[in-house]
C1' cells in the first nucleotide's frame, strides 16, 4: 500500500433489477387478572453512516470520505 463485504429504529435485520421505509425484540397506552407474568388491541419512534453527482424522482444506481469486518502483497 491494494481487493472484498458491511453500514437502515433503543438492539438483531429485512427492503438493493429508482417511485416518497418494513419486521421481530424492547418501550408507551388500553384489555384482561384479586395482583404480577405471559397472552390481546393499539400507539410513538429513523429525512437509510457522510458529502457530492445522475435522474422528474435515490435506503436502491455513480464517485469520494469516515467507520467496522474479512482477504493479500515480502525477502534474505
Nucleotide at each position: 500500500g491494494c481487493c472484498c463485504u458491511u453500514g437502515u429504529a433503543g438492539c438483531u435485520c429485512a427492503g438493493c433489477a429508482g417511485g416518497u421505509a418494513g419486521a421481530g425484540c424492547a418501550c408507551c397506552a388500553c384489555c384482561a387478572u384479586g395482583g404480577u407474568a405471559a397472552g390481546g388491541u393499539g400507539g410513538g419512534g429513523g429525512u437509510c453512516u457522510c458529502c457530492g453527482g445522475u435522474u422528474c424522482g435515490a435506503a436502491u444506481c455513480c464517485g469520494g470520505a469516515c467507520a467496522a469486518g474479512g482477504g493479500c502483497u515480502c525477502c534474505a

Predicted 3D model of a 76-nucleotide RNA (transfer RNA) from Eubacterium limosum. RNAcentral records the identical sequence in 6 taxa. Its Rfam family is "tRNA". From the family's description: Transfer RNA (tRNA) molecules are approximately 80 nucleotides in length. The prediction has a mean pLDDT of 80. The sequence is in RNAcentral, with records from ENA and GtRNAdb.